[in-house]
The RNA shown here (transfer RNA) has 73 nucleotides and comes from Candidatus Kuenenbacteria bacterium RIFCSPHIGHO2_02_FULL_39_13. The prediction has a mean pLDDT of 81.
RNA sequence: GGGCCUUUAGCUCAUUUGGUAGAGCGCCUGCUUUGCAAGCAGGAGGUAACCGGUUCGAAUCCGGUAAGGUCCA
Numbered sequence: 001g002g003g004c005c006u007u008u009a010g011c012u013c014a015u016u017u018g019g020u021a022g023a024g025c026g027c028c029u030g031c032u033u034u035g036c037a038a039g040c041a042g043g044a045g046g047u048a049a050c051c052g053g054u055u056c057g058a059a060u061c062c063g064g065u066a067a068g069g070u071c072c073a
Base pairs, nucleotide, nucleotide: 001072002071003070004069005068006067007066010025011024012023013022019056027043028042029041030040031039049065050064051063052062053061
């Protein structure tokens, strides 16, 4: 320098080929306990890496940029 893959909540990952963004763990509150843990109920938290395009509508399609991984030179 070139090819391919990945980027979504604090972490690990879903979201069946465009139609209101979710789960587990973690975090917060309450109940339960002498207290802690466990358990039960509820809650907060994401402009979907960034910029632009297509579309009535984009996490999803297209182009570019950035970061990481891998292969080739």
Annotation:
Rfam family: tRNA. Gene Ontology term of the family: triplet codon-amino acid adaptor activity. The same sequence occurs in records of 2 taxa. RNAcentral holds the sequence, with entries from ENA.